[in-house]
Context: one part of a larger RNA
RNA sequence: AUUGAACGCUGGCGGUAUGCUUAACACAUGCAAGUCGAACGGUAACAGGCCUUCGGGCGCCGACGAGUGGCGGACGGGUGAGUAACGCGUAGGAAUCUGCCUAGUAGUAGGGGACAACCUGGGGAAACCCAGGCUAAUACCGCAUACGCCCUAAGGGGGAAAGCGGGGGAUCUUCGGACCUCGCGCUAUUAGAUGAGCCUGCGUUAGAUUAGCUUGUUGGUGGGGUAAAGGCCUACCAAGGCGACGAUCUAUAGCUGGUCUGAGAGGACGAUCAGCCACACUGGGACUGAGACACGGCCCAGACUCCUACGGGAGGCAGCAGUGGGGAAUAUUGGACAAUGGGCGCAAGCCUGAUCCAGCAAUACCGCGUGGGUGAAGAAGGCCUGCGGGUUGUAAAGCCCUUUCAGUGGGGAAGAAAAGCAGCGGACGAACGCGUGCAGCCGUGACGUUACCCACAGAAGAAGCACCGGCUAAUUCAGUGCCAGCAGCCGCGGUAAUACUGAAGGUGCAAGCGUUAAUC
Repeated sequence: AUUGAACGCUGGCGGUAUGCUUAACACAUGCAAGUCGAACGGUAACAGGCCUUCGGGCGCCGACGAGUGGCGGACGGGUGAGUAACGCGUAGGAAUCUGCCUAGUAGUAGGGGACAACCUGGGGAAACCCAGGCUAAUACCGCAUACGCCCUAAGGGGGAAAGCGGGGGAUCUUCGGACCUCGCGCUAUUAGAUGAGCCUGCGUUAGAUUAGCUUGUUGGUGGGGUAAAGGCCUACCAAGGCGACGAUCUAUAGCUGGUCUGAGAGGACGAUCAGCCACACUGGGACUGAGACACGGCCCAGACUCCUACGGGAGGCAGCAGUGGGGAAUAUUGGACAAUGGGCGCAAGCCUGAUCCAGCAAUACCGCGUGGGUGAAGAAGGCCUGCGGGUUGUAAAGCCCUUUCAGUGGGGAAGAAAAGCAGCGGACGAACGCGUGCAGCCGUGACGUUACCCACAGAAGAAGCACCGGCUAAUUCAGUGCCAGCAGCCGCGGUAAUACUGAAGGUGCAAGCGUUAAUC
């Protein structure tokens, strides 16, 4: 000088940050990932409409529980157990994939059979399960076509799709629509962007009281496998490969940008914030998918907890709060989606413990205040005294002022721009529609009793802590008597203690001051 600190005494206000460093210990409760009816069959609930025998019925409309289907649950959030490693940092590389997004090219034709939901029956305490029957789709499967595309022995062979919504002039119509057009989708492929996988050089803690280590081990060939190179896997062949420039083993540890210190070189550290990695009760495994071997998905095993009708089931806070425990020690079971961002959706919107805010804590840094001027009878009181006085001390009182902050009352920004609605202009189009620009309307704030401003009252509500032998700024008296005690080092204390305890005075910091711990 510093700290994610703790402890003791004390404590007025505000701003900005930070807040389980220990048990990756166990967790009650609530919330943390949904969304789409403009993909689909439908209608459990609510509101409207229609019918009604007043019991109710009708998906007709706004919508929508459960279900099929799509996209997202691989992001965001947490933790640092493991890992001494291509894990990370840096600089390169070639044998790869990439949903949504951007740009381009070419398409989007014609069919089929199911399964949920639902109904019926059955089993089970429950979780849930079984059988039969009906049904839709942007779910599933053939077939047609193939500019690109894939395989090839270069002859040839293979492979796709899905529709939905708005509007409508002419034409056709079985009066449903066809058809046209716009928008959103879908298929194939090329390129980009983004993201990801892989390989390599160099760097990356300590121990030799760890000296040898290795058999898929090192290399080759054939085969397999992967999105992709490769002993990644397998069969055969060869006997290699690493190591005193420290292999192997053991211990410790997430890495970095950075942080602290220091004139620097260096040393120590890796909280918050940002990048990467790893993990998700412990161990293993795959499925789905563009992407996972998946924190709030699945399966198996294990430990633990809970339910049970004893046959069988359920669970995983290292998400946000919160509880117990551990500990010197670390906060609310709060508000809002208003902003920023994310998921879904044409949109309106819904979801979002991400985030933005509020609460608690002097934990840290910064700022402000606890009043200003005058005032000598140098008051009283305290302390000391050589008894004359000295000091506390202009300090107080008294007189004259001010009102920051806190308090009370009133006013009051910015964080809000979009989106939506209707209008105008312009490209496509017959129009609707669409995106874009302009001005208009509508109206959205958790914080919030906001920041800030004004008024009112009254010095009114606001100072402590450590030290005073030397180092080291600051001394006297009383008590004690090697006792009680102090102490960072030297050392004080055994009857005149500037070193113990108290008082008076002083010194240093100040809403803090000291101590302890730790680093330079």
The part of an RNA shown here (small-subunit ribosomal RNA, 5' domain) has 520 nucleotides and comes from an uncultured prokaryote. The coordinates come from a structure-prediction model, not an experiment, and the mean pLDDT is 86.